[in-house]
Predicted 3D model of a 549-nucleotide part of an RNA (large-subunit ribosomal RNA, domain I) from a metagenome. Its mean pLDDT, the model's own confidence on a scale to 100, is 83. Rfam family: Bacterial large subunit ribosomal RNA. RNAcentral holds the full RNA, with entries from SILVA.
Context: one part of a larger RNA
RNA sequence: AGCAUAGGGAGAAUGCCUUGGCACCAAGAGCCGAUGAAGGACGUGAUAAGCUGCGAAAAGCUGUGGGGAGAAGCAAAUAUUCAUUAUAUCCACAGAUAUCCGAAUGAGGGAACUCAAACUGGGUAAAAGCCAGUUUAUCCAUACAUAAGUAAAGUAGUGUAUGGAGGGGAACGUAGGGAACUGAAACAUCUAAGUACCUACAGGAAAAGAAAGAAAAAUCGAUUCUGUGAGUAGUGGCGAGCGAAAGCGGAAGAGCCUAAACCAUUAGAAGUAAUUCUGAUGGGGUUAUGGACUACAUAAUUGAUUCAUAAGAUUUAGCAGAACUGUUUGGGAAAGCAGACCAAAGAUAGUGAAAGUCUAGUAAGUGAAAAAUCGAAUGACAUGGUAGUAUCCGGAGUAGUGCGAGACACGGGAAAUCUCGUAUGAAAAAGUGGGGACCACCCCAUAAGGCUAAAUACUACUUGGUGACCGAUAGUGAAGCAGUACCGUGAGGGAAAGGUGAAAAGAACCCCGGGAGGGGAGUGAAAGAGAACCUGAAACCCUAUGUUU
Numbered sequence: 001a002g003c004a005u006a007g008g009g010a011g012a013a014u015g016c017c018u019u020g021g022c023a024c025c026a027a028g029a030g031c032c033g034a035u036g037a038a039g040g041a042c043g044u045g046a047u048a049a050g051c052u053g054c055g056a057a058a059a060g061c062u063g064u065g066g067g068g069a070g071a072a073g074c075a076a077a078u079a080u081u082c083a084u085u086a087u088a089u090c091c092a093c094a095g096a097u098a099u100c101c102g103a104a105u106g107a108g109g110g111a112a113c114u115c116a117a118a119c120u121g122g123g124u125a126a127a128a129g130c131c132a133g134u135u136u137a138u139c140c141a142u143a144c145a146u147a148a149g150u151a152a153a154g155u156a157g158u159g160u161a162u163g164g165a166g167g168g169g170a171a172c173g174u175a176g177g178g179a180a181c182u183g184a185a186a187c188a189u190c191u192a193a194g195u196a197c198c199u200a201c202a203g204g205a206a207a208a209g210a211a212a213g214a215a216a217a218a219u220c221g222a223u224u225c226u227g228u229g230a231g232u233a234g235u236g237g238c239g240a241g242c243g244a245a246a247g248c249g250g251a252a253g254a255g256c257c258u259a260a261a262c263c264a265u266u267a268g269a270a271g272u273a274a275u276u277c278u279g280a281u282g283g284g285g286u287u288a289u290g291g292a293c294u295a296c297a298u299a300a301u302u303g304a305u306u307c308a309u310a311a312g313a314u315u316u317a318g319c320a321g322a323a324c325u326g327u328u329u330g331g332g333a334a335a336g337c338a339g340a341c342c343a344a345a346g347a348u349a350g351u352g353a354a355a356g357u358c359u360a361g362u363a364a365g366u367g368a369a370a371a372a373u374c375g376a377a378u379g380a381c382a383u384g385g386u387a388g389u390a391u392c393c394g395g396a397g398u399a400g401u402g403c404g405a406g407a408c409a410c411g412g413g414a415a416a417u418c419u420c421g422u423a424u425g426a427a428a429a430a431g432u433g434g435g436g437a438c439c440a441c442c443c444c445a446u447a448a449g450g451c452u453a454a455a456u457a458c459u460a461c462u463u464g465g466u467g468a469c470c471g472a473u474a475g476u477g478a479a480g481c482a483g484u485a486c487c488g489u490g491a492g493g494g495a496a497a498g499g500u501g502a503a504a505a506g507a508a509c510c511c512c513g514g515g516a517g518g519g520g521a522g523u524g525a526a527a528g529a530g531a532a533c534c535u536g537a538a539a540c541c542c543u544a545u546g547u548u549u
Base pairs, nucleotide, nucleotide: 001548002547003546004545005544006543007542008541009540015534016499017498020470021469022467023466024465025464026463027462028461029459030458031168032167039101040100041099042055043054044053046078050074051073061095062094063093064092065091066090070082071081072080106115107114108113116136117135118134119133120132121131122130138165139164140163141162142161143160144159145158146157172203173201174200175199176198177197183190187237213220214219224251225250226249227248228247234242235241255451256450257449258395262283263282264281265280266279267278268277269276270275290393291392292391293388294387295386296385302382303381306380307379308378309377312374313373314372315371316370318366319365324339325338326337327336328335340357341356342346348360349359350358400424401423402422403421404420405419406418407417410436431446432445433444434443435442486493487492506533509520510519511518512517
């Protein structure tokens, strides 16, 4: 030194566990903000720091309900207190307070700081200074006041008052911009993809939406979502690929308001006047069986809007809730054995091992002073008809066309349809648009104004539940004070780290030692559970014995 055996050290795997995660389901909620948000800074306790809570009224104050023996958060100990049968702590609802920064908004500024003005009050013999409170940003709308250059105009501007906006937020939404890698086995049209990303804006959903539709010789009757149609018809360096619609089945279901004609009132302009024109307000009217207009009628119906009354339901604290003992083993009984009981409750979790009957609960019940949401029903209110058809009305720089683009499954194609840019530019219901070039016939629909619930999308958030999801190198990056420590000028990157025991009973006292540490003693079922603490594999190290060289 190797090998073997035995005993140790070190080490942290493994096993078991779960406070934390992950995914989904159901219900709720779907916004917060100048009444100052989100997010922070600094304070705040008898008590160093930190977290949590709160805000100079500062781990809290007030009111109203609940609750009932212990309390003063994490968090032990000490001190000082509160409460014990109804003002403790605690829970819920409503309110008060809420420093400074931050949209940040009096001005400035290197966030949490600096410096003001006006008014009111305090203070002063009076003033100055000082103290407290309120107001003072910008933009938009409306009203009023004032008022130019330049003749006019009360135009621009300026100011005051009232109202609104501004910023934040996970995904979902609409709109404006808009890639490349990639695929085509290269690559340019094409694809990826109108995706990622940027921006604006909105809502609890958004968008769309009541046919200038779809169809086909028969008709249907707003939109949205979905199954099918169908990987079909098509499109496509006819490559890679892209890819409908009608129809049929379902979810849901809801329709309306204006412009105009006509009437009235009012203001202005033109005119000697009659009258005409223009604007505003109100009525009227809304689509093919049209409306105005003329004649007659005035109630069934419907309501998504508004107002009033409002039964009741739900949410935000709770209450109550059945039934077991003996014995054996054991540190410990819920285990074994024996005999009982409850069950609208044998879900689950905890308790010194494995509990329907020990605890919290569970089933079936029950409860609200206050606040919020929904809301049947009733009343008001609104809505609403028939006939005639001479005249009038029915959305213009619009439709269409040329040129250039984009969107349509459709790449310019035979290319309709829709939307923009540019140049042009109609008709007037005997009109106009569409039916995939175009024409005819026929059919369908009425553009150039607007609103509209539900079925659909999503989940930062709240509550309850579920898992052939994870179990500490897993599961969130984060089970412990983690977006922390740490790294980076910065954008940004980003960890490690769980387990004594049933209970601290966390080892009084003695001995060695400067201490660390150890030996006794004691606790405990166990200390070979001693805080570097459950189990404690391997690598690695040591000791002893044997053996080989």